[in-house]
RNA sequence: UCCGGCGUAGCUCAGCGGUAGAGCGGGUGGCUGUUAACCACUAGGUCGUUGGUUCGAACCCAACCGCCGGAG
Numbered sequence: 001u002c003c004g005g006c007g008u009a010g011c012u013c014a015g016c017g018g019u020a021g022a023g024c025g026g027g028u029g030g031c032u033g034u035u036a037a038c039c040a041c042u043a044g045g046u047c048g049u050u051g052g053u054u055c056g057a058a059c060c061c062a063a064c065c066g067c068c069g070g071a072g
Base pairs, nucleotide, nucleotide: 001071002070003069004068005067006066007065010024011023012022013021018055026042027041028040029039030038048064049063050062051061052060
């Protein structure tokens, strides 16, 4: 320098054009002599950034940024 993959909640990941979800973790309450486990409820998101396409974008396109891999 070139090519490819990935970037979504604190963590691990779904979501493949029409209101952003799960598990774990966090908080509150219940249960228990206490803790753990279990049960109920609950908070938490500029979807890496900027622009474009579209009635509508996490999703399609481009350029950047970061990480990983490959070629030279």

Transfer RNA from an Akkermansiaceae bacterium, 72 nucleotides, folded computationally. Its Rfam family is "tRNA". Rfam classes the family as a transfer RNA. The source organism's lineage runs through Bacteria, Verrucomicrobiota, Verrucomicrobiia, Verrucomicrobiales and Akkermansiaceae. The sequence was found in a public genome assembly.